[in-house]
Context: one part of a larger RNA
RNA sequence: GAGUAGCGAAACGGGAGCGAGAAACUCCCGCGCCGUAUGUCCAAGGGUUCCUGGGGAAGGUUAAUCCGCCCAGGGUAAGUCGGGACCUAAGCCGAGGCCGAGAGGCGUAGGCGAUGGACAACUGGUUGAUAUUCCAGUACCACCACACGCGCGCCCACCCCGAAGCACGUUGCUAAGGAAACCCCUUCGGGGGCUACCGACCCACGUGUUCUAGGGGAGCGAAGGGGUGACGAAGGAGGGUAGUCGGACCCACGCGUUGGUUGACGUGGGGUAAGCAGGUAGGGAGGCCCCCUAGGAAAAUCCGGGGGGCCAUUAAUCCUGAGAUGCGAUGCCGACCCGCUUGAGGGGAAGCCGAUCAGCCCAUGCUUCCGAGAAAAGCCUCUAGCGAGCUCGUGUGGUGCCCGUACCCCAAACCGACUCAGGUGGACAGGUAGAGAAUACCGAGGCGAUC
Numbered sequence: 001g002a003g004u005a006g007c008g009a010a011a012c013g014g015g016a017g018c019g020a021g022a023a024a025c026u027c028c029c030g031c032g033c034c035g036u037a038u039g040u041c042c043a044a045g046g047g048u049u050c051c052u053g054g055g056g057a058a059g060g061u062u063a064a065u066c067c068g069c070c071c072a073g074g075g076u077a078a079g080u081c082g083g084g085a086c087c088u089a090a091g092c093c094g095a096g097g098c099c100g101a102g103a104g105g106c107g108u109a110g111g112c113g114a115u116g117g118a119c120a121a122c123u124g125g126u127u128g129a130u131a132u133u134c135c136a137g138u139a140c141c142a143c144c145a146c147a148c149g150c151g152c153g154c155c156c157a158c159c160c161c162g163a164a165g166c167a168c169g170u171u172g173c174u175a176a177g178g179a180a181a182c183c184c185c186u187u188c189g190g191g192g193g194c195u196a197c198c199g200a201c202c203c204a205c206g207u208g209u210u211c212u213a214g215g216g217g218a219g220c221g222a223a224g225g226g227g228u229g230a231c232g233a234a235g236g237a238g239g240g241u242a243g244u245c246g247g248a249c250c251c252a253c254g255c256g257u258u259g260g261u262u263g264a265c266g267u268g269g270g271g272u273a274a275g276c277a278g279g280u281a282g283g284g285a286g287g288c289c290c291c292c293u294a295g296g297a298a299a300a301u302c303c304g305g306g307g308g309g310c311c312a313u314u315a316a317u318c319c320u321g322a323g324a325u326g327c328g329a330u331g332c333c334g335a336c337c338c339g340c341u342u343g344a345g346g347g348g349a350a351g352c353c354g355a356u357c358a359g360c361c362c363a364u365g366c367u368u369c370c371g372a373g374a375a376a377a378g379c380c381u382c383u384a385g386c387g388a389g390c391u392c393g394u395g396u397g398g399u400g401c402c403c404g405u406a407c408c409c410c411a412a413a414c415c416g417a418c419u420c421a422g423g424u425g426g427a428c429a430g431g432u433a434g435a436g437a438a439u440a441c442c443g444a445g446g447c448g449a450u451c
Stems, first nucleotide, its partner, number of pairs: 012030006031448004039428004045408002049406001050074006059067002079140002081404004086117002091112003097106003121138005141400009151390002158217004165209005171204002177198002182193004219386002224382005232369004238362003243356005249270006255263001271332002275327003282320004286311008295303002333351001336347003370373001414423002430442004
């Protein structure tokens, strides 16, 4: 320079409290603002900022008794939530290998890697701070042990299938060979020709050896085979539910400072999960059996291919499937009442009817279209193989590892040098009016933005 610019979008007023000190801190009353957010919950990121007690140098665009500041103490509890002990995508690493002077590059087998697949817990209560983690109640999953039960198998027994070889026998076929009737010739003795027929082995059949030898009659089961998993975009309708609204119905409380107000009066409330049971509205596929088989790198009863039979085709059978209903629940919650701030809890009514209705569920469904829309594990099945005890069901008991979990999260805690009018993915989505998540005003809830 200069006590100048500026103090970063925004509504505060009053009373009380603590205190040396109050426009800003705390509490109360009123007013105002947001309300597809300025509410609530996650992911990423941050990394103690969370809670309690204390502080008043610095940070806070002013003050500060206050703070995301400073000091101290405390706080994050899981079989089921998210991740790992499961799987794979892009991409990355990469035994051997190939290339390169080297450094190193590429890459097979194999592995890592979620933003995807698979996978078992809900409601209520509780702390100053955590909760699907603690507690209460009620469940579910995997594995282990034991008990019981149905059933099957191994040894014995039983049942089913069932030879070969050898022996004997019967019948049939025919070989060599024989050979009528018939035909021809004849020296009349006979000779020739033709077939029927006769005639062994083998073969077929029967009997015996022999209801013998032998085989079969549980379960587990791939790192292998097959199926499924398994997928686009757009569109409309249907069946439901959450939610919402109404009620003259139910419950609790109230009864008028001014004419009326015991009334179709006013205010408030009228709930409850997973799981289990049965399998509905609806959606999808024709189903079952037998035989053969060059393919699925071995095998297969599985899949594929071929053939046949039965049922059926508005069906049956199978798969899928919301919701409602019942149990869960003689529980919990619950307006309100009593008690309590010297701190603490206790009691507890009604808990119905109707309408409407989602972007949620049925639904990875259905229809249409062209740009034709992951993989692997898991699950089911097949055999290879293992195999002497085993599957299944019920019940009881036991076991259940590692990491995350506080707090902010459209923000004063993340990215922007700042307590910065910027940026930041997902979920929830009340009322009145409205086509609407626009807009306006409200609810729950949260704020009044540091002069």

Large-subunit ribosomal RNA, domain III from an Actinomycetota bacterium, 451 nucleotides, folded computationally.
Its Rfam family is "Bacterial large subunit ribosomal RNA". Rfam links the family to the GO terms ribosome and structural constituent of ribosome.
NCBI's taxonomy places the organism under Bacteria, Bacillati, Actinomycetota.
The RNAcentral record of the full RNA draws on ENA.